[in-house]
Predicted 3D model of an 86-nucleotide RNA (c-di-GMP-I riboswitch aptamer).
It was read from a public genome assembly, where an Rfam model found it.
Of the family's consensus pairs, 100% are formed in the model.
RNA sequence: AUAAGAUUUCGGCAAACUUAUCGAAAGAUAAGGACGCAAAGUUAUGGGUCUACGGACAGUAUGUCUAUGAUUGCCAAACCGCGACU
Numbered sequence: 001a002u003a004a005g006a007u008u009u010c011g012g013c014a015a016a017c018u019u020a021u022c023g024a025a026a027g028a029u030a031a032g033g034a035c036g037c038a039a040a041g042u043u044a045u046g047g048g049u050c051u052a053c054g055g056a057c058a059g060u061a062u063g064u065c066u067a068u069g070a071u072u073g074c075c076a077a078a079c080c081g082c083g084a085c086u
Base pairs, nucleotide, nucleotide: 004086005085012037013036017032018031019030020029021028022027035073041079042078043077045076046075047074048071049070050069054066055065056064057063058062
């Protein structure tokens, strides 16, 4: 230096919830806060899930469908990266 393995956290990230802002919504961002995480780092590429402003259909109460919106802390894939130990 490379590969594999098990284990750990000085340090790292930050769920729910609260406040503020943005958004039609789902949700996002910031601060507080920690449920958890060894890729909870990056990318919506495939599948899944959520939402439905607009659009389509039905027809007047509204209902159904639809992603171009969101989610990488749902799964897979790709890329990149890390302290100590054997």